[in-house]
Molecule: transfer RNA
Organism: Deltaproteobacteria bacterium
RNA sequence: AGGCGUGUAGCUCAGUGGUAGAGCAUUUGCUUGACGUGCAAAGGGUCAGGAGUUCGAGCCUCCUCAUGCCUA
Numbered sequence: 001a002g003g004c005g006u007g008u009a010g011c012u013c014a015g016u017g018g019u020a021g022a023g024c025a026u027u028u029g030c031u032u033g034a035c036g037u038g039c040a041a042a043g044g045g046u047c048a049g050g051a052g053u054u055c056g057a058g059c060c061u062c063c064u065c066a067u068g069c070c071u072a
């Protein structure tokens, strides 16, 4: 320098162009003599950044950034 991936909650990851989700974690309540387990509920998101396409974008297109791999 070129090519192919990855970027979504604190962590690990889903998500067919139509309400952003799960598990774990955190907080609260119930349960216990207490802790743990178990049960119920709640909080937590500029979907890496910007632009474009579209009635509508986490998803499609382009650029940039970070990171991994391959080629030179």
Base pairs, nucleotide, nucleotide: 001071002070003069004068005067006066007065010024011023012022013021018055026042027041028040029039030038048064049063050062051061052060